About this RNA: The prediction has a mean pLDDT of 83. Predicted 3D model of a 377-nucleotide part of an RNA (small-subunit ribosomal RNA, central domain) from an uncultured bacterium. Rfam family: Bacterial small subunit ribosomal RNA. Gene Ontology terms of the family: structural constituent of ribosome and ribosome.

Context: one part of a larger RNA
RNA sequence: UUGGGCGUAAAGAGAUGCGUAGGCGUCCUAGUAAGUCUUUUGUUAAAGACCACAGCCUAACUGUGGAAGAGCAUUGGAAACUGCUAGGAUUGAGACAGAGAGGGGUAAAGGGAAUUCCCGGUGGAGUGGUGAAAUACGUUGAUAUCGGGAGGAACACCAAAGGCGAAGGCACUUUACUGGCUCUGUUCUGACGCUAAGGCUCGAAAGCGUGGGUAGCAAAACGGAUUAGAUACCCGUGUAGUCCACGCCGUAAACGAUGGAUGCUAGCCGUUGGGUACAACCGUGUUUAAUCUUCGGAUUCUAUGUGGAAGUGUUCAGUGGCGCAGUUAACACGAUAAGCAUCCCGCCUGGGUAGUACGGCCGCAAGGCUAAAACUC
Repeated sequence: UUGGGCGUAAAGAGAUGCGUAGGCGUCCUAGUAAGUCUUUUGUUAAAGACCACAGCCUAACUGUGGAAGAGCAUUGGAAACUGCUAGGAUUGAGACAGAGAGGGGUAAAGGGAAUUCCCGGUGGAGUGGUGAAAUACGUUGAUAUCGGGAGGAACACCAAAGGCGAAGGCACUUUACUGGCUCUGUUCUGACGCUAAGGCUCGAAAGCGUGGGUAGCAAAACGGAUUAGAUACCCGUGUAGUCCACGCCGUAAACGAUGGAUGCUAGCCGUUGGGUACAACCGUGUUUAAUCUUCGGAUUCUAUGUGGAAGUGUUCAGUGGCGCAGUUAACACGAUAAGCAUCCCGCCUGGGUAGUACGGCCGCAAGGCUAAAACUC
């Protein structure tokens, strides 16, 4: 390389958006003949290989003859498939219209609870902490409690197997701006599509730079315990950091350890958002009749219009649980496939050395990306 693979054995890139090159691509008609198939001719030295016959006793070996194959060029032909050209179509894709849900994003403003601190009142000896203690705080009045104030960070309940987002992730409230998605109609465009090397972009936490901020928490550090020791676990303090703005870093068990797209293949039970049919029930308008009446009206009943609506069925889109066939080494997966197929990309090839060295690229640094070998089992 071929082959075989990638949930857990080695292996899906953290992620998509934009998406380049490339690869692949719906249905119909006509043409063309580059690919494809076929024919003719030439060439591809001999030897070898194959077949037949022959020569050494046989074989190996050798000789003579023949045939075949494939490549290239050339001639004529075929037109299904791929390509190309022209024309058409609508189911893929997109647009349009009407509805809809949402912690999707960015910015600004506002809110209450709690912790801490400060001021004042009450009060008067402990508080705190633990397995038990001590360090620590407290008569310069703590803890507790009441009132007032300051400041920072996070948003209880609602809350869910729930929602949104490409992933990372996103949750107090309101406003502004803004991205995507779903359903219905089937009005329009007419293959405009899928994937995607390289490239650009986003990317938790920690960390870095500059300037702010700092309530709580808390690496480092200090003290108290524990212990043989205790550079820990427990306790008391506490600085970076955690927060904000701007700029870097570019990694995670970045996980569903499962790349993307399309089609097909039993069911059952949940749940979220739409459509649709029926609809208990509630509101409201018109109307029929009855009873009561203070003659204003009240209650009940009949028919019907309209708004909402639990629920039931059905149908899309999402998200869960089980499960047939099938798959799987097993576990398990099972219409959200790890089933059956097609297209494209990424990746793997015994363990260690090692995701290391060297080199290169990136970074302020920390380090990241790419990525071996000797040797050894």